[in-house]
């Protein structure tokens, strides 16, 4: 060097997870690259790290190792989008107090303070008016059990007359109305009235003293309160052709690796 049979050794890989590690099931990416049984309230090992049982291939484009490139994926961090959570500060609103800066009304025809004096405010007591009752006036009004007169009739009497008396008229009690005006009492959530007293924080009127200011009406500033969540602040689940860091499939170059037998 060629040929032949064998072993090592391959028959996918990888990410996250989970594990004390370390595989595998099963989720993801790549990709087509053996069977079967075991497996997420796991399953089987222990740094040499699945077990267990067949098969195929086998010393190099097929095994290893290292470097490069990169699909992918996680990790933190920028930026972003969607929900939720706080409310000490800031910022908006509303509101409530204070405040003579602004604006506006007021004022030398006299502000503000001081004082005096009415009224407004309670009350009393006169009048007056409103209601009520009463009287007075008046109406009607008693078959008999009010009063006058008493027809007729009845009775007494010789007669003249007399008696009691019913209807009837006529007044009149109870009791039923009327009632402008008048008188007497009584009431009030009565009155631009008069007189008195008592009170005055407010508010109006007058006078005296003062000699420029007053007035929170609207802004403004200030300060409490209350909502709101824009700025700020926590935490959630997402995006990303944005940086960092890890790992890293496919490729790609580079190097390494065996054993018998024969020519």
């Nucleotide at each position: 060097u060629c040929g032949u049979g064998c072993u090592a050794g391959a028959c996918g890989g990888g990410g996250a997870g989970c594990u004390g590690g370390c595989g595998g099931u099963g989720c993801c990416c790549u990709g087509u690259a053996c069977c079967c049984g075991c497996a997420a309230u796991c399953c089987g090992c222990c740094u040499c790290a699945g077990c267990g049982g067949g098969g195929u291939u086998g010393a190099a484009u097929u095994c290893c190792c290292u470097c490069u490139c990169c699909a992918g994926g996680u990790u933190c961090g920028g930026c972003u989008u969607u929900g939720u959570g706080g409310g000490a500060c800031u910022g908006c609103u509303g509101u409530c107090g204070c405040c003579a800066c602004g604006u506006a009304g007021u004022g030398u025809u006299g502000a503000a303070a001081a004082u005096c004096g009415g009224g407004u405010c309670c009350u009393g007591c006169a009048c007056g008016g409103c209601g009520g009752a009463g009287a007075a006036c008046u109406g009607u009004g008693a078959a008999c059990c009010g009063g006058g007169u008493c027809a007729g009739g009845a009775c007494g009497g010789g007669a003249a007359c007399g008696u009691a008396g019913c209807a009837g008229c006529c007044c009149u009690a109870a009791g039923c109305g009327g009632c402008c005006a008048u008188c007497u009492u009584c009431g009030g959530g009565u009155g631009a009235u008069g007189c008195g007293g008592g009170g005055u924080c407010u508010c109006c009127c007058g006078g005296u003293u003062g000699g420029a200011g007053c007035u929170a009406a609207c802004g403004a500033a200030c300060g409490g309160c209350a909502g709101u969540a824009a700025g700020c602040u926590g935490g959630a689940a997402g995006g990303u052709u944005c940086g960092u860091a890890u790992c890293g499939a496919a490729a790609g170059a580079g190097g390494g690796u065996g054993c018998a037998c024969g020519g």